Overview:
A computed fold for a 137-nucleotide RNA from Actinoplanes friuliensis DSM 7358, annotated as SAM riboswitch aptamer (S box leader). The same sequence occurs in records of 2 taxa.
RNA sequence: ACCUCAUCCAGAGGGGCUGAGGGAACGGCCCGAUGACGCCCCGGCAACCACCACACAUGUCUCGAUGGCGAGGCCCCGUGUGGCAGGUGCUAAUUCCGUCCCCACGUGCGCUAGCCGGCGCCGGGGAAAGAUGAGAA
Numbered sequence: 001a002c003c004u005c006a007u008c009c010a011g012a013g014g015g016g017c018u019g020a021g022g023g024a025a026c027g028g029c030c031c032g033a034u035g036a037c038g039c040c041c042c043g044g045c046a047a048c049c050a051c052c053a054c055a056c057a058u059g060u061c062u063c064g065a066u067g068g069c070g071a072g073g074c075c076c077c078g079u080g081u082g083g084c085a086g087g088u089g090c091u092a093a094u095u096c097c098g099u100c101c102c103c104a105c106g107u108g109c110g111c112u113a114g115c116c117g118g119c120g121c122c123g124g125g126g127a128a129a130g131a132u133g134a135g136a137a
Stems, first nucleotide, its partner, number of pairs: 003135006013042005021031003025099004043091003048087002051083006059074006095129001100126004106122001108121005
């Protein structure tokens, strides 16, 4: 690398260096010489993992009983809540929006038209892909 699981509408910027593209692909729309992107320093956000505390049972132990039941205890594993900020991560725009599928598809809204009509816009869910963490390897 591949694979598994969880999360992705919240949150959080200053300085230095550099100098042209950047936002993963495509379309759109944005950011960018008033210096983006990237790198470094310092800050900040958040709380996935670790750690700490407390509580608890579907966990475990003991006892009783005809048994899957009851009573009591415990926290190694587990769950929940709170804390902390050690390991990561993040710090424009919902993963910026769309792309594939499903539902809705309306006496809906707008433009146009003499009429039939034509064009555009509007919602929800799920995938895929991606990112991050934890695991696995």